[in-house]
Context: one part of a larger RNA
RNA sequence: GAACGAACGCUGGCGGCGUGCUUAACACAUGCAAGUCGAACGAGAAAGGGACUUCGGUCCUGAGUAGAGUGGCGCACGGGUGAGUAACACGUGGAUAAUCUACCCAAUGAUCUGGGAUAACACUUCGAAAGGGGUGCUAAUACCGGAUAAGACCACAGGCUCUUCGGAGCUUGCGGGAAAAGGUGGGGACCUUCGGGCCUACUGUCAUUGGAUGAGUCCGCGGCCCAUUAGCUAGUUGGUAGGGUAAUGGCCUACCAAGGCUUCGAUGGGUAGCUGGUCUGAGAGGAUGAUCAGCCACACUGGAACUGAGACACGGUCCAGACUCCUACGGGAGGCAGCAGUGGGGAAUUUUGCGCAAUGGGCGAAAGCCUGACGCAGCAACGCCGCGUGAGUGAUGAAGGCUUUCGGGUCGUAAAGCUCUGUCAGGGGGGAAGAAACACCUGAAGGUUAAUAUCCUUUAGGCUUGACGGUACCCUCAAAGGAAGCACCGGCUAACUCCGUGCCAGCAGCCGCGGUAAUACGGAGGGUGCAAGCGUUGUUC
Numbered sequence: 001g002a003a004c005g006a007a008c009g010c011u012g013g014c015g016g017c018g019u020g021c022u023u024a025a026c027a028c029a030u031g032c033a034a035g036u037c038g039a040a041c042g043a044g045a046a047a048g049g050g051a052c053u054u055c056g057g058u059c060c061u062g063a064g065u066a067g068a069g070u071g072g073c074g075c076a077c078g079g080g081u082g083a084g085u086a087a088c089a090c091g092u093g094g095a096u097a098a099u100c101u102a103c104c105c106a107a108u109g110a111u112c113u114g115g116g117a118u119a120a121c122a123c124u125u126c127g128a129a130a131g132g133g134g135u136g137c138u139a140a141u142a143c144c145g146g147a148u149a150a151g152a153c154c155a156c157a158g159g160c161u162c163u164u165c166g167g168a169g170c171u172u173g174c175g176g177g178a179a180a181a182g183g184u185g186g187g188g189a190c191c192u193u194c195g196g197g198c199c200u201a202c203u204g205u206c207a208u209u210g211g212a213u214g215a216g217u218c219c220g221c222g223g224c225c226c227a228u229u230a231g232c233u234a235g236u237u238g239g240u241a242g243g244g245u246a247a248u249g250g251c252c253u254a255c256c257a258a259g260g261c262u263u264c265g266a267u268g269g270g271u272a273g274c275u276g277g278u279c280u281g282a283g284a285g286g287a288u289g290a291u292c293a294g295c296c297a298c299a300c301u302g303g304a305a306c307u308g309a310g311a312c313a314c315g316g317u318c319c320a321g322a323c324u325c326c327u328a329c330g331g332g333a334g335g336c337a338g339c340a341g342u343g344g345g346g347a348a349u350u351u352u353g354c355g356c357a358a359u360g361g362g363c364g365a366a367a368g369c370c371u372g373a374c375g376c377a378g379c380a381a382c383g384c385c386g387c388g389u390g391a392g393u394g395a396u397g398a399a400g401g402c403u404u405u406c407g408g409g410u411c412g413u414a415a416a417g418c419u420c421u422g423u424c425a426g427g428g429g430g431g432a433a434g435a436a437a438c439a440c441c442u443g444a445a446g447g448u449u450a451a452u453a454u455c456c457u458u459u460a461g462g463c464u465u466g467a468c469g470g471u472a473c474c475c476u477c478a479a480a481g482g483a484a485g486c487a488c489c490g491g492c493u494a495a496c497u498c499c500g501u502g503c504c505a506g507c508a509g510c511c512g513c514g515g516u517a518a519u520a521c522g523g524a525g526g527g528u529g530c531a532a533g534c535g536u537u538g539u540u541c
Stems, first nucleotide, its partner, number of pairs: 001541004006537005013387006019380002021345001026343003030340003035073003040070002048061005080298003090222007099215002104211008112146004121136006153176002156173007182203006190197002224270003231261003236258008273295004277288004300321005323334004351377001353376003359373001360371004390420004400411004424482001426477005434468001440462008485530005490511003496525005506513002
């Protein structure tokens, strides 16, 4: 000199864009943060309103609505944190002839035939509660048989090509086991229990192949400190066989051998998430890893598996532990390192806000629902950038302050006065872009089809949707009116005099000032430097 997620002191007008628990991975009250689908399925209220009434009630509507249940998909994304980790965790470049991949895209072939349950519900029962038990009824795209098998899988017997020599790919024959589910719209004949069958369109389901995306595993190289850590290792190193996995492998087990690593630093200890980047520097380098982006790890602490395409799962399950809460003492409930917020710690870090309008995500055919992701607003000079606090003129160099050699000098064109301007703030008026769609309506063209139904695609027009926000911006009114401080002035280092004090009080980054004329302490006048900031402290280069 530059920089900062800063803090502290004094001061403080406005706007834009960013940023905001670096400490206790400390404990958490409260609310919200993951649901959705009736076009998978069976059941199905009430309030209110209306009609009738023997005043007990009945019927219609509300409504096949609400709220539950079975089932499907999602909950493994998004969001948070950096405790652990010195490791194939990360970065980079490869390998996978050692692998998987829901939803999506393309292609091919199917979607046949049966069965038994169960929740909801009703009745009953245990319990303080959380939560269960029993009996009976019922549905499905829930569950379980059977059929079929192009292709896929397995076993056996051949052939060809490639090969890292382990094996892989293609192909022939024979044998074996493994699939499926329906739903919605429309319809001229035929059948009909009037639901439908049947035809058709869309969608779903099953099998296989390929793609895309995502992931698993392995390897070369690279990036901290300590030798006042020198030896470490029995599943240890390798082999055989088996198990396990989507998959290689001591990953695991049995047996066999005695290996493996290490001064090119093993082992041990300390510290630490890694990277793109960021800061500094002419560079080389050094320091760092907030925000944003990629990867990893974690979710009260430790362990475990289940479900699933994917987890050993932040707002799932089980076990153990600590802590908190409820209890009828028998037993139960919980996990903010999600967004706000509270206590605590600390020098120190924000609102228990608005909205799904946009972007993105989940579910759904869609309407739509959900979304503390996100978009916005609020707080904070925390940072960067921009603007303003007025402009011109004005010498009896006014008054006043300070100083003086008492002549004067200086603050100083500074003020006053005169003439103007109108940024920001304030009042009034107008007022956006961000919105394009989806859906629906009216047309047109094309496709599917037996069809001019329906459905799909394209296209034209119409209609609808804004949290921010009456915000940005524009016009206008009035008015110099509301808007300057902080540090320093001995040298380094830009800027000097007077008074007070008298080695006292004090200053100080270093050198050093102060003991009666202190440009170094304190005050004043003057000056210098930055400026809505200025200094100090801390840290890095």
Small-subunit ribosomal RNA, 5' domain from a Desulfuromonadales bacterium, 541 nucleotides, folded computationally. The coordinates come from a structure-prediction model, not an experiment, and the mean pLDDT is 84. The full RNA is in RNAcentral, with records from SILVA.